[in-house]
Context: one part of a larger RNA
Molecule: small-subunit ribosomal RNA, 5' domain
Organism: uncultured candidate division AC1 bacterium
RNA sequence: GACUAACGCUGGCGGCGCGUCUUAGACAUGCAAGGGGAAGGGCACCUGGUUGAAGCAAUACAGCCAGGGGUCAGUGGCGAACGGGUGAGUAAUACAAAGGUAACUUACCCCGAAGUGGGGCAUAACCUCGCGAAAGCGGGGCUAAUUCCCCAUAUGCUCACUGGACGUAGGUUCAGUGAGGAAAGGCUUCGGUCGCUUCGGGAUAGGCCUUUGGCCCAUCAGCUAGUUGGUAGGGUAAUGGCCUACCAAGGCGAUGACGGGUAGGGGGUGUGAGAGCACGUCCCCCCACAUGGGAACUGAGACACGGUCCCAACUCCUACGGGAGGCAGCAGUCUAGAAAUUUGCGCAAUGGGCGAAAGCCUGACGCAGCGACGCCGCGUGGGGGAUGGAGUCCUUCGGGAUGUAAACCCCUGUUGCUGGGGACGAUGAUGACGGUACCCAGCGAGGAAGCCACGGCUAACUCCGUGCCAGCAGCCGCGGUAAUACGGAGGUGGCGAGCGUUGCC
Numbered sequence: 001g002a003c004u005a006a007c008g009c010u011g012g013c014g015g016c017g018c019g020u021c022u023u024a025g026a027c028a029u030g031c032a033a034g035g036g037g038a039a040g041g042g043c044a045c046c047u048g049g050u051u052g053a054a055g056c057a058a059u060a061c062a063g064c065c066a067g068g069g070g071u072c073a074g075u076g077g078c079g080a081a082c083g084g085g086u087g088a089g090u091a092a093u094a095c096a097a098a099g100g101u102a103a104c105u106u107a108c109c110c111c112g113a114a115g116u117g118g119g120g121c122a123u124a125a126c127c128u129c130g131c132g133a134a135a136g137c138g139g140g141g142c143u144a145a146u147u148c149c150c151c152a153u154a155u156g157c158u159c160a161c162u163g164g165a166c167g168u169a170g171g172u173u174c175a176g177u178g179a180g181g182a183a184a185g186g187c188u189u190c191g192g193u194c195g196c197u198u199c200g201g202g203a204u205a206g207g208c209c210u211u212u213g214g215c216c217c218a219u220c221a222g223c224u225a226g227u228u229g230g231u232a233g234g235g236u237a238a239u240g241g242c243c244u245a246c247c248a249a250g251g252c253g254a255u256g257a258c259g260g261g262u263a264g265g266g267g268g269u270g271u272g273a274g275a276g277c278a279c280g281u282c283c284c285c286c287c288a289c290a291u292g293g294g295a296a297c298u299g300a301g302a303c304a305c306g307g308u309c310c311c312a313a314c315u316c317c318u319a320c321g322g323g324a325g326g327c328a329g330c331a332g333u334c335u336a337g338a339a340a341u342u343u344g345c346g347c348a349a350u351g352g353g354c355g356a357a358a359g360c361c362u363g364a365c366g367c368a369g370c371g372a373c374g375c376c377g378c379g380u381g382g383g384g385g386a387u388g389g390a391g392u393c394c395u396u397c398g399g400g401a402u403g404u405a406a407a408c409c410c411c412u413g414u415u416g417c418u419g420g421g422g423a424c425g426a427u428g429a430u431g432a433c434g435g436u437a438c439c440c441a442g443c444g445a446g447g448a449a450g451c452c453a454c455g456g457c458u459a460a461c462u463c464c465g466u467g468c469c470a471g472c473a474g475c476c477g478c479g480g481u482a483a484u485a486c487g488g489a490g491g492u493g494g495c496g497a498g499c500g501u502u503g504c505c
Base pairs, nucleotide, nucleotide: 001505003503005502006501007500008499009498012378013377014376015375016374017373018371019370020336025334026333027332029331030330031329034078039075042071043070045068046067047066048065049064050063051062052061054059085289086288087287095213096212097211098210099209100208101207104206105205109202110201111200112199113198114197115196116195117151118150119149120148126141127140128139129138130137131136157180158179159178160177161176162175163174164173165172166171185194186193187192215261216260217259222252223251224250227249228248229247230246231245232244233243234242264286265285266284267283268279269278270277271276291312292311293310294309295308314325315324316323317322342368344367345366346365350364351362352361353360354359381411382410383409384408391402392401393400394399415447416443417442418441419440420439421438425433450495451494452493453492454491455476456475457474461490462489463488464487465486471478472477
């Protein structure tokens, strides 16, 4: 000098930041991912029509049909792989820098080309029966679709074969033959629009590979059997011992293999003239993880924080047969600890998901609250005022100091309080913040100063108390009867809404 700081004393305001470094310990409660009825069936409701029977009738009830707005649940599509958290693990399957991919993928979006023909089987919801305390489950029956299946067609595409050109290469391109593979409709003012299928290109996002770089220990010296390479096959979007069979016997290592310890990496941050050293909090990028461990499913994308299955520990419910759960999301609780906040407001803005839209959802985010935790700014008044009050302290008793300090006089109004107006952020509507910021008027010095030190280092000295006691102390060292070093007082010095102490660099 610096800090994600803590502790002690003290504490007026504002702006901008930051706020579990320990227990990747356990979690009550609420919220944090849904949305679309313009994909489709049903459903309760409303309206209209019709039939039945009651009634003199209006009308109500029941069945059927049509329409409308709506829809908890279920089918189908999209999202849920983003956003948010944490740093456990990881010394290299990570990260950073530079490249490669003729070894690859990419939903939604953009551009271009072509198409969207015909048919069929189911199944939830619903009805019904049953089992269970519950969670939930089973049997039977009906039905729809942008669900599923079959056929047709094929500009492209894929595969095989033949031939030509370029290329080291599975690539590019041209011609021919054969084989294979698509589709879905909704709304409509009938103009269209939103979709669907195949192919090519783009954009974006990723996968894989290579080189180089960045910790400690040699009191770790040898390590290795899918090990190293080849052939064939499997697998993947894709290369590859990634996996399998067979064959060969290799591969790595003092330029530190293997082992152990520690650790997320970077942009950056602190310090320093720099070289360097230390660190990686907030913010941004990447990675890893989601109670511990394992696995796959779905999907363009996951081996998936608020999905599934299994094992384990723990907690809870139970009718004892069986079930439920996962805050390292936002708040909040307990525990641990020197130590860290509200179970707040709002979707107004920005951004995201869905939707044709209206809109809905969004603890992302925008704000507010708490904490001097930090940085910065402001205030606690200004001018005048005595050979100088009182008090206090010292004294050689003459006096000296506190000290222009106070009183007193004259002012000011930052801030504060009271009242009034009142935003920008929102190009038309819409403002949580917020009656906030800010502006105006009025009031009135009124409400606002402490902390540490004073032996030397080091700026600032006397008195009293104590008597190697009580105590101080960063180092040297002080204290045993005159202590500028302990404790108090007066005075002084330093910094100031802070000041000291401790810890770390």